[in-house]
RNA sequence: GCGGGCGUAGUUGAGUGGUACAACGCUUCCUUGCCAAGGAAGAGAUCGUGGGUUCAAUUCCCAUCGCCCGCU
Repeated sequence: GCGGGCGUAGUUGAGUGGUACAACGCUUCCUUGCCAAGGAAGAGAUCGUGGGUUCAAUUCCCAUCGCCCGCU
């Protein structure tokens, strides 16, 4: 330099056009003499960034940044 993959709550993942879901973690409450376990409720991501297409984009297209793999 060229090609490919990945980037989504604190963490790990799901989500192939209609304002994002789960597990663990966090907060509050219940249960218990206390802890743990269990149960109930809640907060938390404008989807790496910037554009484009569309009535509508995490999703499709382009560029760019970061990480990983391959080729030269």
Predicted 3D model of a 72-nucleotide RNA (transfer RNA) from Candidatus Woesebacteria bacterium RIFOXYA1_FULL_43_9. Its mean pLDDT, the model's own confidence on a scale to 100, is 84. Rfam family: tRNA. About the family: Transfer RNA (tRNA) molecules are approximately 80 nucleotides in length. By type it is a transfer RNA.